The RNA shown here (transfer RNA) has 76 nucleotides and comes from Candidatus Methanoperedenaceae archaeon GB37. Rfam family: tRNA. By type it is a transfer RNA. The prediction has a mean pLDDT of 81. The sequence was found in a public genome assembly.

RNA sequence: GUCCGGAUAGUGUAGCGGCCUAUCAUGAAGCCCUGUCGAGGCUUCGACCCGGGUUCAAAUCCCGGUCCGGACGCCA
Repeated sequence: GUCCGGAUAGUGUAGCGGCCUAUCAUGAAGCCCUGUCGAGGCUUCGACCCGGGUUCAAAUCCCGGUCCGGACGCCA
C1' cells in the first nucleotide's frame, strides 16, 4: 500500500429496514426476603465510533474518515 472482518449501556453481547421508547448478562440505586451477610425475587438507571448519502422510515443499506484485529504485498 491492497483486501477482509469489526466498533452498540461502565464491561461483555443480541440485532440483518418498520414490532427499537433496542436484547440479555454483569454493574449501580431502591424495595422484598433473611437474626445478619450471601443467594434469590421485583423495580429503576444507563448505549448504537464520527460525518455524509439513500429511503416515508437506518443500529441495520451505501460512501468517506478514525480506531482495533487479520491476510497478502513492497523496500532493504